[in-house]
């Protein structure tokens, strides 16, 4: 310098052939059960999908570029 590959909740990740309300586990909170922890149960809050544009009626999803993190070529 050039290729590819990720970037969605604290954390780990799903969602990909654009429109179904952005979800899951775990982790927090709250009740429930227990003497009491711990498990279990049931509920609940938490996100503008790296950032800026652009394409559509419509973007987490396509296209540009930018930041970042990994890998590989010279």
């Nucleotide at each position: 310098g050039c290729c590819u590959c990720c970037a969605u909740a604290g954390c780990u990740c799903a969602g990909u052939u654009g429109g179904c309300c952005a979800g899951a586990g775990c982790a927090g909170c709250u009740g429930a059960u227990u003497u009491g922890u711990a498990a279990u149960c049931a509920g609940c809050g938490g996100g503008u999908c790296g950032g800026c544009g652009g394409u559509u009626c419509g973007a987490a999803u396509c296209c540009g570029u930018c930041u970042g993190g990994a890998g590989g070529c010279u």
Predicted 3D model of a 74-nucleotide RNA (transfer RNA) from a Cytophagales bacterium.
The organism belongs to Cytophagales, within Bacteria.